[in-house]
Molecule: RNase P RNA; transfer RNA
Organism: Geminicoccaceae bacterium
RNA sequence: CCGGGUGGUCGGAUGGCCGCUCCCGCUCGGUGCGGGGGAGGAAAGUCCGGGCUCCACGGAAGCACGGUGCCGGGUAACGCCCGGCGGGGGCAACCCCAGGGAAAGUGCCACAGAGAGCAGACCGCCCGCCGGGGCCGCGAGGCCUGCGGGUAAGGGUGAAAGGGUGCGGUAAGAGCGCACCGCGCCCCCGGCAACGGGGGUGGCACGGCAAACCCCACCGGGAGCAAGACCGAAUAGGAGCGGCGAGGACGCCACGGCGUCCGGGUCGGCUUCCGGACCUGCCGCUCGGGUUGGUCGCGCGAGGCGCGGGGUGACCCGCGUCCCAGAGGAAUGGCCAUCACCCGGGGCGAUCCCCGGGGACAGAACCCGGCUUACAGACCACCCGGCCCC
RNA sequence: CGGGGCGUAGCUCAGCUUGGUAGAGCACCGGCUUUGGGAGCCGGGGGCCGCGUGUUCGAAUCACGCCGCCCCGACCA
Repeated sequence: CCGGGUGGUCGGAUGGCCGCUCCCGCUCGGUGCGGGGGAGGAAAGUCCGGGCUCCACGGAAGCACGGUGCCGGGUAACGCCCGGCGGGGGCAACCCCAGGGAAAGUGCCACAGAGAGCAGACCGCCCGCCGGGGCCGCGAGGCCUGCGGGUAAGGGUGAAAGGGUGCGGUAAGAGCGCACCGCGCCCCCGGCAACGGGGGUGGCACGGCAAACCCCACCGGGAGCAAGACCGAAUAGGAGCGGCGAGGACGCCACGGCGUCCGGGUCGGCUUCCGGACCUGCCGCUCGGGUUGGUCGCGCGAGGCGCGGGGUGACCCGCGUCCCAGAGGAAUGGCCAUCACCCGGGGCGAUCCCCGGGGACAGAACCCGGCUUACAGACCACCCGGCCCC
Repeated sequence: CGGGGCGUAGCUCAGCUUGGUAGAGCACCGGCUUUGGGAGCCGGGGGCCGCGUGUUCGAAUCACGCCGCCCCGACCA
C1' cells in the first nucleotide's frame, strides 16, 4: 500500500431572524414579558423477558395447554449476553449451528428400484444336475440355454441398500480371519461440567426424520395504561333473548328493606382439598339512552457520566457528580450566513482557489432489559493474509 | 396505542390437520349447435401458492424473520 475480519463511536458545528410545545415567576384577567427543558440508535416490528395495575387472596396435589433444550456463568428475568465443548466453513484473523432423547412406544420414508426396515438375487460371479440340454469344430475347446442352490465383492435404482480401506482367505464370496479407522460397552486419568486423552474388550448388533406425535428435564395464572383510581356532568337506574338456579325459618320495620341461623352458588384453563372472601337472583349477548369534562397513574429510574477496584469476559462493587421531553391525536420546525465533510466541473497534475449540487433511516405516547428489521456516509482501535522499501 | 385474523389462477374459495400429482366455480380461448347472439355440450390454456432464510431426500403445508391487507377495543346507567 492492497484485500479481509472483529469491536465500538458519530450520524454535522456555531451565530442571527421568525415560529411550536411544556414548566416556573410577574401581571386581576384576555394577554404579554422573563427564565429553564424539548426525540432515537433504532423512538420502528410488537418478537421475547420484567416492573406497574386489575381480575379478593393464599397454600397443596393432579391433568391439560404453551414455551425452552450441549456445559458453566451473568442478570430482576429472558428464547438475551459472556466464556467454554462438539460439529461445519475459511490459508488465516474469524464466522455459522433450534446442538437433549431414534437400544420406551406409535407413525412416515413418495417416485424409481429385485429389495425401504431387523430387507433383498434384476444383471453379474460361482457350484451342482451319477459328463443337464442344443449348436459349431477332426480335436483341444467355443457359443446359446433350462432347473436347483450359494454369494451382498461388482453393476444398476435411490436422499438413504444392514460399517470403510487394504491384505489374507474362498468354488465364488462374506468381519470369515487380521491391521488401521469408525461404532458400542467397561476401566483409568484430566476437567465443576459439556467433553477430551489413554488402555482393554465386542466382529458390528444400533438407517434417517422429534422445526411428526411423543419421552425426559426445567419454566409459565389471565388481561393489558383504551390497565386502573378519584371527582364532576347527563340519561329512560330501561327492554329483549339465552344459561344456571333453591330457597326456607325467625326477628325488627318508616313496608322500600335489614339482621341471624340452616342450605346453595362463585372465586377467571380444568378437577380435588384446606383457610378465607363475596353473592343469594346472578351472568353473558344484543338493542336503546347519556357524556366526549377534570385530576392522578406519569417521569428519581434494574438511571446517565467520571474515577478506582474485582473478573478472561458478560458483569459486579465502592466513591463522587448530574436531573435530562412528557401536554392534547399530540410540539421538538423553517430561512439565511460562516466553517467542516462528500460529489461533479474548471483554473495547473498537486494539500490552494472558483462555480454548482448533496447529507440517510426515521420520529417519543406507561416505563425498563434484550432480539430483529431499516439506515447516505464518516471516524477510531485491534487482528489476519499478500506485496514493496529500510 | 393495544389485541386478533388473513394472503393459493383475472375474481371468490378448497387443499395445510397427517409434507411427495396444485384443484373447484365464475371468467378467457377453440369447436359443436343456431340465420346470428345468448344459454347448453365437448375440449383447452393460465399459478415462482406474498417475500426471504432454515429443518427435511423433498415445503403451498413445518419453524423463524420481514411485507401487505382486514377486523375489534373509550366511559356512565